[in-house]
RNA sequence: GCGAGUAUAGUCUAGUGGUAGGACGCGGCCUUCCCAAGGCCGCGACCCGGGUCCGAAUCCCGGUACUCGCA
Numbered sequence: 001g002c003g004a005g006u007a008u009a010g011u012c013u014a015g016u017g018g019u020a021g022g023a024c025g026c027g028g029c030c031u032u033c034c035c036a037a038g039g040c041c042g043c044g045a046c047c048c049g050g051g052u053c054c055g056a057a058u059c060c061c062g063g064u065a066c067u068c069g070c071a
Base pairs, nucleotide, nucleotide: 001070002069003068004067005066006065007064010024011023012022013021018054025043026042027041028040029039030038047063048062049061050060051059
């Protein structure tokens, strides 16, 4: 330099065009003599810019970062 893949919450992950879901975590409450475990409620995310579309995490283009392959 060329090609391919990946990017969603503090962490891991689901979601192939119509309200972003789960687990861990964190906060509150219940339970307990205390802790742990358990139960209920809550907090919190689509890498960046543009395009298509009535509507984009999703499709298209460019960029950035990481990974793999080729040179």
Transfer RNA from a soil metagenome, 71 nucleotides, folded computationally.
Rfam family: tRNA.
The sequence is in RNAcentral, with records from MGnify.
Its mean pLDDT, the model's own confidence on a scale to 100, is 83.